[in-house]
RNA sequence: AGAGUUUGAUCCUGGCUCAGGACGAACGCUGGCGGCGCGCCUAACACAUGCAAGCCGAACGAGCGAGAGAGAGUUUACUUUCUCGAGCGAGUGGCGAACGGGUGAGUAACGCGUGAGGAACCUGCCUCAAAGAGGGGGACAACAGUUGGAAACGACUGCUAAUACCGCAUAAGCCCACGACCCGGCAUCGGGUAGAGGGAAAAGGAGCAAUCCGCUUUGAGAUGGCCUCGCGUCCGAUUAGCUAGCUGGUGAGGUAACGGCUCACCAAGUCGACGAUCAGUAGCCGGCCUGAGAGGGUGGCCGGCCACAUUGGGACUGAGACACGGCCCAGACUCCUACGGGAGGCAGCAGUGGGGAAUCUUCCGCAAUGGGCGCAAGCCUGACGGAGCAACGCCGCGUGAGUGAAGAAGGCCUUCGGGUCGUAAAGCUCUGUCUUUAGGGAAGAAUAGCAGGUAUGUGAAUAAUGUGCCUGUGUGACGGUACCUGAGGAGGAAGCUCCGGCUAACUACGUGCCAGCAGCCGCGGUAAUACGUAGGGAGCGAGCGUUGUCCGGAAUUACUGGGCGUAAAGGGCGUGUAGGCGGGAAUUUAAGUAAGGUGUGAAAACUCCGGGCUUAACCUGGAGACUGCACUUUAAACUGGAUUUCUUGAGGGCAGGAGAGGAAAGUGGAAUUCCUAGUGUAGCGGUGAAAUGCGUAGAUAUUAGGAGGAACACCAGUGGCGAAGGCGACUUUCUGGACUGUACCUGACGCUGAGGCGCGAAAGCGUGGGGAGCGAACAGGAUUAGAUACCCUGGUAGUCCACGCCGUAAACGAUGAAUACUAGGUGUAGGGGGUAUUGACCCCCUCUGUGCCGCAGUUAACACACUAAGUAUUCCGCCUGGGGAGUACGGCCGCAAGGUUGAAACUCAAAGGAAUUGACGGGGACCCGCACAAGCGGUGGAGCAUGUGGUUUAAUUCGACGCAACGCGAAGAACCUUACCAGGGCUUGACAUCCCUUGACCGCCAUGGAAACAUGGUUUUUAGAGCUUCGGUUCUGACAAGGAGACAGGUGGUGCAUGGUUGUCGUCAGCUCGUGUCGUGAGAUGUUGGGUUAAGUCCCGCAACGAGCGCAACCCCUAAUUUCAGUUGCCAGCACGUAAAGGUGGGAACUCUGAAGUAACUGCCGGUGACAAACCGGAGGAAGGUGGGGAUGACGUCAAAUCAUCAUGCCCUUUAUGUCCUGGGCUACACACGUGCUACAAUGGCUGGUACAGAGGGCUGCGAAACCGUGAGGUGGAGCGAAUCCCAAAAAGCCAGUCUCAGUUCGGAUUGCAGGCUGCAACCCGCCUGCAUGAAGUCGGAAUCGCUAGUAAUCGCGAGUCAGCAUAUCGCGGUGAAUACGUUCCCGGGUCUUGCACACACCGCCCGUCACACCAUGAAAGUUGGCAACACCCGAAGUCGGUGGGCUAACCGCAAGGAGGCAGCCGCCUAAGGUGGGAUUGAUGAUUAGGGUGAAGUCGUAACAAGGUA
Repeated sequence: AGAGUUUGAUCCUGGCUCAGGACGAACGCUGGCGGCGCGCCUAACACAUGCAAGCCGAACGAGCGAGAGAGAGUUUACUUUCUCGAGCGAGUGGCGAACGGGUGAGUAACGCGUGAGGAACCUGCCUCAAAGAGGGGGACAACAGUUGGAAACGACUGCUAAUACCGCAUAAGCCCACGACCCGGCAUCGGGUAGAGGGAAAAGGAGCAAUCCGCUUUGAGAUGGCCUCGCGUCCGAUUAGCUAGCUGGUGAGGUAACGGCUCACCAAGUCGACGAUCAGUAGCCGGCCUGAGAGGGUGGCCGGCCACAUUGGGACUGAGACACGGCCCAGACUCCUACGGGAGGCAGCAGUGGGGAAUCUUCCGCAAUGGGCGCAAGCCUGACGGAGCAACGCCGCGUGAGUGAAGAAGGCCUUCGGGUCGUAAAGCUCUGUCUUUAGGGAAGAAUAGCAGGUAUGUGAAUAAUGUGCCUGUGUGACGGUACCUGAGGAGGAAGCUCCGGCUAACUACGUGCCAGCAGCCGCGGUAAUACGUAGGGAGCGAGCGUUGUCCGGAAUUACUGGGCGUAAAGGGCGUGUAGGCGGGAAUUUAAGUAAGGUGUGAAAACUCCGGGCUUAACCUGGAGACUGCACUUUAAACUGGAUUUCUUGAGGGCAGGAGAGGAAAGUGGAAUUCCUAGUGUAGCGGUGAAAUGCGUAGAUAUUAGGAGGAACACCAGUGGCGAAGGCGACUUUCUGGACUGUACCUGACGCUGAGGCGCGAAAGCGUGGGGAGCGAACAGGAUUAGAUACCCUGGUAGUCCACGCCGUAAACGAUGAAUACUAGGUGUAGGGGGUAUUGACCCCCUCUGUGCCGCAGUUAACACACUAAGUAUUCCGCCUGGGGAGUACGGCCGCAAGGUUGAAACUCAAAGGAAUUGACGGGGACCCGCACAAGCGGUGGAGCAUGUGGUUUAAUUCGACGCAACGCGAAGAACCUUACCAGGGCUUGACAUCCCUUGACCGCCAUGGAAACAUGGUUUUUAGAGCUUCGGUUCUGACAAGGAGACAGGUGGUGCAUGGUUGUCGUCAGCUCGUGUCGUGAGAUGUUGGGUUAAGUCCCGCAACGAGCGCAACCCCUAAUUUCAGUUGCCAGCACGUAAAGGUGGGAACUCUGAAGUAACUGCCGGUGACAAACCGGAGGAAGGUGGGGAUGACGUCAAAUCAUCAUGCCCUUUAUGUCCUGGGCUACACACGUGCUACAAUGGCUGGUACAGAGGGCUGCGAAACCGUGAGGUGGAGCGAAUCCCAAAAAGCCAGUCUCAGUUCGGAUUGCAGGCUGCAACCCGCCUGCAUGAAGUCGGAAUCGCUAGUAAUCGCGAGUCAGCAUAUCGCGGUGAAUACGUUCCCGGGUCUUGCACACACCGCCCGUCACACCAUGAAAGUUGGCAACACCCGAAGUCGGUGGGCUAACCGCAAGGAGGCAGCCGCCUAAGGUGGGAUUGAUGAUUAGGGUGAAGUCGUAACAAGGUA
């Protein structure tokens, strides 16, 4: 610091997601040790048990009492009395219990934070200072007695002490009121001095004593508290008004103190868009997490503050409480009970139940620190110090180190060679952290306490006692812990996640859109690096992953730091309130601002520098920082305030001209329609074509007259006016604004503008008019599969007017208003000025409005560009992914329709903008093609042949399916082929390689069998080399048999795993690259443009210049000619010769054959063209503009075809899916289609005669003559491996005859009989011949095919395949046409351009209803909860007030009595409770409404192209 994801690709916008860090966590797998931290986030739910606040006998009186002393009695070891008495100790009294500890329910508040103030306050214990403590009195507990009660707990009578209580005295201070003086301040006022009047104190204890500890009053301090104020402190306006003690005043009461804090009276205020009130949520902060920061989130541990203590209320005591372990009352709950009454409060520490994903021991100790009490010793202390449990977190350590290649075994992979785990292991040599065991063993502890000594103070004192110093003694929960040492032994100690991209890390097997994965994109449908397992690898490591939450990335709420023409986003427009902002100059002020100083910003935390634990975490010293707030001093530029002034902003005056600006009244002509009358006759009207409609009752047309309503042609113009909506005949009246000129007046009066107010197209609504034309709805006619549409004929609301509503539009420049600045050019509208001129025009300058082009700049691009979308400032409005949705609910407005404000659940990973390249269009332009047109001949109808589908079958093997499958693979299925079926056989196999044994096997014959095959007989190897006794033997090889296993085999699957080959677009003219340039980029340019061509062919131009693959040419055939050559071909001349014949001699002229050349290049001429390319015409020429034909097929498209030509990965099979054999099938047959053949006849059939080719083939062959047969054919065997011989007859044609328009002398199917040929074999299932038979068919519906010249049509010939079989296929020649105006249309293609929501690319995309399933939401008769108020009723405890005929120790009084107090009663207030109607917020609800999502459902085709009606 970024990355993935929208697209074919690009840029942008924009959301979603990821990588990081953190946690009081939880879950899964795993788990060695230690240190330091941390541990109920949920039920402020309920709690068993124990403990958590006591202490003081040096305040007091009893009581008990170890022990000591004295006395008495006597049974001399007992009893009893008195005195002293350590210690214990209920009660009275004092202090504490208001601290410490817990929790976060409530609280949106002066609660908290921060800074001020208290001249409006209090403060026990503590410190300092000053002054005191005289003299009396009366009680009550305890105790004793009586008594009530189950208990808790009381009642009455009697006795008693005090540091308990109460008068009196004294009064330096103090308090109250009074006046006087001095000083000060901040308004009320504060401080001081003296005076006179009134009032108010006290307690003792210890000690021999000194003295110490207490007591009272006052002042000061310290500490702690209370009150007030400035500023800050969450969300909702779908909460807009709230408030009656409410706001203020006067007086009184109350409080420590100010105050409506409370009360009486008076006034009518107070708060609120700077967000009151209401509702929701929440303890606040130092801090913590994150972040570069600004921010955002959070408030667990630690620290500060607040609040609470079962729920609610209340006071008492006290310095302090309205009191967690106090009291009273009420409610709920739990417990005890003798039923009459009582007791209780873990949100203290442990612990239990419950809840929950989830959070610990009913531990040890007061040794340390701290607290309470005490003179002290000491006692108490679940505060605290420690230990225990839990990987919950952070930090540290270990699980060994070195060496070790035969790269072991084994696993996995493999191209079978190897690679990898891997120096990893084993082995060898070591070490000893941790763990284990044994021994030693701290610090934390002292200035505590106690004892002694010494110095000093008091004292008569060597006693005692206070203080300082010295010495001694002595206290440890943790814990025999940390730490140290010895011993032993590599021994006891590694897992988790991931490996498609993001993101580091790859292979195999299994699975087969299944099982599953997934944070996003997305994987999985038979070769998954994405699922599962294994091997390997990557990362982290006593942990690793997952889930949840927060920040970050996210500039994705933008203060730092975003936007609004088209992506989300400018209000429809104006006016104007609050608010915000504001021109020049001068003086002043000092609020903002800036600088210095002071105080504060607690500690801890954080950062830096150090220190201590072996290190670290952790602890700790110092410094910094704490960005803040307050006070104070100074400055005066800028902003603000005050004052004065100015004119340029703004406004006014005066003088002009322009205009569909607005309102009202009136006037006009053209046209439509209607009415009346005339003329006139059969149609009119309407459409793509029609029909409905109108018309013989007279329409349309035409003429004249009239009526009525609405709108104003031409002018008319990216012209004018208006704020926008909008405004268009003419005249008049009223009226708004803008512009120009002038520079006379005012003197900043300005800009913007939340709310508010007004205006606001069309449609719509209300009332009343009006109604010609047009025209929703509606009706009819068409169209259509349908047509509730488009088209047509009608036609009601409405459109028009008046008044009143509505308040919305793509209300658009999709562009808020204002001001200033920033190159130009050119139109147009309205003004003004200048030079020149007699004047006008022209020309120049300028202001205002309105357009176009264009620079800089901006922009994602398109584009904008002085009329900004540029550069700046001010103010307002608005946006934050798509859908749900501008919907629901609520509010406001409206007569209604509806408008305005305006969500959520749920769902998706996109939705979108601009531009690019394609493809496409029932878009455009240009061009081409047998594409159409013009022609000729066919197919589609018949019969047959052949292929296909379908059906059938044991099998009818398989493949090919629009063009581009279907006489295709198949250039030829009787067996074979053959892959299919049935049956019979074989299993290392029919075929290949390797190994072992043998030396035969094969062949021939016989038997069985359908054959394969089996059995028997017979016959009996061979090549080379070595040795050799020459008999033979050994080795190797060939061949064959047997055997074992590796393996063979497969026309089994996958052409969607592949190679190769092929088809097609298409022989169409295209497809690209390098460098350069342009563009952010995809890309563009080049390749577009003007011409031209068959052609991206060529020329010209051009930010392009070149190049490649294609085109063309080079190659072959053909057309002309030359040369050479001359047999088997040829024969002009010469000679011979025949019935005829190049038959013979000879010839090399010709034809021909086959080799090499020449020839054609727009080369020449004319014209057109741009002086080009080229085109048109001509000459010459055998041939003329690529002469004709062929071969040749660019980049690519179709997952096109082929695993059955071949090759090949993977899968499957292995006594079978292999292989051999016999027979059958591929030849079936209701039917449908394709391709052909033959015909339907006279341009013909038949008979006879007769002529002319080319190209081929031939030895397992072609086969002549001759003979036989009606014929197929047979016999025969000359010649020929072929320019020699043969196939071989060419046919149409020509000549002659016949037939005479008919199902025929056309046509030949079908069938019968008889034959021939091939072949092992023609039954299924071949071809041919003869005789006989003689079907359909008389030119073919819709539709459709081929062909532009030696072509179509027509005629025959040959070849391949092949034993045989040709209407097919491939070739060959013979005869030999017609037509093309032309490119509107159909089809296909090319180039440019345009639109696009398509990119699997129009066979695309995509919308809505309906049906089904699921999900969330709204409405709903209602039902049922919560919360906060209000009204009324009742009213506990309690404070306060009142009260009388009760009771009453201290004081007064001789007494009676009084003062004071207590109880009772009454009153105000008031908790809980009850009743009531509303408000608000949940849950639920038959039914219902729309929405979303779902597999390949139904109906249509609305949108995207002119989307077929923009």
Molecule: small-subunit ribosomal RNA
Organism: metagenome